[in-house]
RNA sequence: GGGCCUAUAGUGAAGCGGUAACACGCGUCGUUCGCAACGACGAGACCGGGGGUUCGAAUCCCCCUGGGUCCA
Numbered sequence: 001g002g003g004c005c006u007a008u009a010g011u012g013a014a015g016c017g018g019u020a021a022c023a024c025g026c027g028u029c030g031u032u033c034g035c036a037a038c039g040a041c042g043a044g045a046c047c048g049g050g051g052g053u054u055c056g057a058a059u060c061c062c063c064c065u066g067g068g069u070c071c072a
């Protein structure tokens, strides 16, 4: 320098065009003498940054940034 992959709640991780699922963690309640475990309910991400396409984009296209990998 070039190719490819990747960047979503605190963590992990789905989603493949119609405003985001799940698990752990966290909070409240129940249960217990208390803790843990278990059960119920709840809060928390608008999706790395910018631009474009579209009625509508996390999801398609371009650029940039970080990470990984291969080639030189």
Base pairs, nucleotide, nucleotide: 001071002070003069004068005067006066007065010024011023012022018055026042027041028040029039030038048064049063050062051061052060
RNAcentral holds the sequence, with entries from ENA. The RNA shown here (transfer RNA) has 72 nucleotides and comes from an archaeon. It matches the Rfam family "tRNA". Rfam's curators write: Transfer RNA (tRNA) molecules are approximately 80 nucleotides in length. Rfam links the family to the GO term triplet codon-amino acid adaptor activity. The family's RNA type in Rfam is transfer RNA. Model confidence (mean pLDDT): 83 of 100.